[in-house]
RNA sequence: GCCGGAGUGGCGGAACGGUAUACGCGGUCGGCUCAAACCCGGCUGCCCGGAAGGGCUUAGGGGUUCGAAUCCCCUCUCCGGUA
Numbered sequence: 001g002c003c004g005g006a007g008u009g010g011c012g013g014a015a016c017g018g019u020a021u022a023c024g025c026g027g028u029c030g031g032c033u034c035a036a037a038c039c040c041g042g043c044u045g046c047c048c049g050g051a052a053g054g055g056c057u058u059a060g061g062g063g064u065u066c067g068a069a070u071c072c073c074c075u076c077u078c079c080g081g082u083a
């Protein structure tokens, strides 16, 4: 150089073009307990806001589409193969 694979909340990790992040871990609040552990329940991407609410978000940028993590193009990073 060429070919192939990968990049998703704090972490692991799913997701057919149709609510972005199921599920688990972690965190937090509560229950249970004399107290704790175990166990059970709620909440838990980021930003602005007192709140209501609004905006943004799947490595970055662009395109296709009514609609994109998903399809196409370019770039970046990592892994493997190859001369």
Base pairs, nucleotide, nucleotide: 001082002081003080004079005078006077007076010025011024012023018066026044027043028042029041030040031039045056046055047054048053059075060074061073062072063071

Record summary: This is a predicted structure of an 83-nucleotide RNA (transfer RNA) from Propionibacterium sp. The organism belongs to Propionibacterium, within Bacteria. Rfam family: tRNA. Rfam describes the family as follows. Transfer RNA (tRNA) molecules are approximately 80 nucleotides in length.